[in-house]
RNA sequence: GGGCCUGUAGCUCAGAUGGUUAGAGCGCACGCCUGAUAAGCGUGAGGUCAGUGGUUCAACUCCUCUCAGGCCCA
Numbered sequence: 001g002g003g004c005c006u007g008u009a010g011c012u013c014a015g016a017u018g019g020u021u022a023g024a025g026c027g028c029a030c031g032c033c034u035g036a037u038a039a040g041c042g043u044g045a046g047g048u049c050a051g052u053g054g055u056u057c058a059a060c061u062c063c064u065c066u067c068a069g070g071c072c073c074a
Stems, first nucleotide, its partner, number of pairs: 001073007010026004019057001028044005050066002053063002
């Protein structure tokens, strides 16, 4: 220098062909339960879907560029 893959909640990850409300497990907070913990049960908070521009009635999803990480070639 060229090519490819990944980026979604604090962590690990889902999210068929765009479709209107973005989810799970763990973790966290509160409550129930217990003599008290743990476990269990319930409720809740937590997201610029890496960033930018574009296409579209509509974008996490498609296209451009940038950034970060990884792999391959030279």
Molecule: transfer RNA
Organism: Ignavibacteriales bacterium